Predicted 3D model of an 83-nucleotide RNA (Bacterial small signal recognition particle RNA) from a Verrucomicrobiota bacterium. The gene name in the source record is ffs. Rfam family: Bacterial small signal recognition particle RNA. Gene Ontology terms of the family: signal recognition particle, plasma membrane targeting and SRP-dependent cotranslational protein targeting to membrane, signal sequence recognition. The coordinates come from a structure-prediction model, not an experiment, and the mean pLDDT is 78.

[in-house]
RNA sequence: AACUCAUAGAAUAGAGUGGUUCGAACCAGGUCAGGACCGGAAGGUAGCAGCCUUAAGGACAAAGCUCUAUGCUAAGGGCAAAU
Numbered sequence: 001a002a003c004u005c006a007u008a009g010a011a012u013a014g015a016g017u018g019g020u021u022c023g024a025a026c027c028a029g030g031u032c033a034g035g036a037c038c039g040g041a042a043g044g045u046a047g048c049a050g051c052c053u054u055a056a057g058g059a060c061a062a063a064g065c066u067c068u069a070u071g072c073u074a075a076g077g078g079c080a081a082a083u
Base pairs, nucleotide, nucleotide: 003078004077005076007074008073009072011070012069013068014067015066016065017064019060020059021058022057028053029052030051031050036045037044038043
């Protein structure tokens, strides 16, 4: 020197998170026209469509963060009062 051990750093690849957006006939929520039901009435009950917010999930494009893997760099330990 090689090999090996741990430490630190940067890089590459992958995954997740994160940002925007889409996203539920019914088995999510809110609001519930119309209509239905209860009531003598006042009023109440449940609630379809629609609208809104989103879940699972999808798409888009960066920074950042976390994890995994790979070898690289740096200074050390071992090998070694060795060769």